[in-house]
RNA sequence: UCGUGCUAGAUGGGGAGCUAGCGGUGCCCUGUACCUGCAAUCCGCUAUAGCAGGGUCGAAUUCCGGCUUGAGGCCUUUGAGCUUAUGGGACUACUUUGGCUAAGUAGUGUUGAAGACCGGGUCCUGCACGGCAGAGCACUAUGAACCCCGUCAGGUCUGAGAGGAAGCAGCGGUAAAUAGUAACUUCUGGGUGCUGUAGGGUUACCUGGUUGGAGCUGGCUGGUUUGAGCAAGCCAUGAGCCAGGGUCGAGGGUAGGUGCACGA
Numbered sequence: 001u002c003g004u005g006c007u008a009g010a011u012g013g014g015g016a017g018c019u020a021g022c023g024g025u026g027c028c029c030u031g032u033a034c035c036u037g038c039a040a041u042c043c044g045c046u047a048u049a050g051c052a053g054g055g056u057c058g059a060a061u062u063c064c065g066g067c068u069u070g071a072g073g074c075c076u077u078u079g080a081g082c083u084u085a086u087g088g089g090a091c092u093a094c095u096u097u098g099g100c101u102a103a104g105u106a107g108u109g110u111u112g113a114a115g116a117c118c119g120g121g122u123c124c125u126g127c128a129c130g131g132c133a134g135a136g137c138a139c140u141a142u143g144a145a146c147c148c149c150g151u152c153a154g155g156u157c158u159g160a161g162a163g164g165a166a167g168c169a170g171c172g173g174u175a176a177a178u179a180g181u182a183a184c185u186u187c188u189g190g191g192u193g194c195u196g197u198a199g200g201g202u203u204a205c206c207u208g209g210u211u212g213g214a215g216c217u218g219g220c221u222g223g224u225u226u227g228a229g230c231a232a233g234c235c236a237u238g239a240g241c242c243a244g245g246g247u248c249g250a251g252g253g254u255a256g257g258u259g260c261a262c263g264a
C1' cells in the first nucleotide's frame, strides 16, 4: 500500500410544550435518513437517560471533536420606528346652533337716520245699523166621497095643498198638510262688515304729524364668545411588521483526529 473478516459506532436532527429531569408518541421547522410492538385523563428511563426484539452499513465523502456559515423556533420593560384595533376626549385643527361686535361688504338715509312726543289703524268688549243663512208671518197654487162651511140640480121625507125639512153629486170656500215666492215684516245665529258709537289696551307692527340733525340695519364675509358635533393631530392599552439584544439550533463548507485480526 492492497485484499478479507470483525469491533467502536451509525442507521436522521432540531424547536416549543409536557416532565423533578431525560427521551418518545403528538404539534412545528429542516430534510429523505431500516422494520415490528408500547405511548397524552400518556409510554419508558435515572445524569450511563426511550424500552423490548430483529435487519443493514461499518474505520471513513458515512464516526469524533475544532473553525466557519446558517434555515427556523422561543424570550425580550431594547425603540419619541411603521401599520392597525379598541377606548378617551382637557388642548390644536375641522364643521356648526345661539349671543355680542360692526373691520369689509350690501341695503337704506338731507326727497331727512337713530331718539323723543302726539294721533290713528291692526287688537279686546258692549250697543246700534247693515248684510248673509235659517225659521216664522204674509201671498199664490193644490188640497176633505162621508165623519168642515155655504149653495144645494136630481132624487128622498113630510103635508090634501100652498109649502116645509134633511141632504148626495156638482160648484165655491176653508182646516190639517204639500209646493212656490220678488218685496214688506218678526225671531234666531256667526271666524258677518276698508259702517257708526262708547270704553279698554298699547308688548309688537303699519301709518300721519311735531321735534331732532347723521346715522341706521345686522343680510353675507370676518372677529369674539358659550354650547354641540367630529375624532385627523394628541393620550392610553393591545396586536402585527421592521430593526436590536438573548437563547437553542437542523443542514452546508473546511482542514484535521481515530481501532483490531489475518494475508499479500
Stems, first nucleotide, its partner, number of pairs: 001264006009057003012030004020046005034054005063257002066254004072248005078243002081241008091233002094229003098225004103221003106217003115211008123200006129193002132189005138181005148173004156165003

This is a predicted structure of a 264-nucleotide RNA (Bacterial large signal recognition particle RNA) from a Dehalococcoidales bacterium. Its Rfam family is "Bacterial large signal recognition particle RNA". It is annotated as a non-coding RNA gene. About the family: The signal recognition particle (SRP) is a universally conserved ribonucleoprotein involved in the co-translational targeting of proteins to membranes. Its mean pLDDT, the model's own confidence on a scale to 100, is 77. The gene name in the source record is ffs.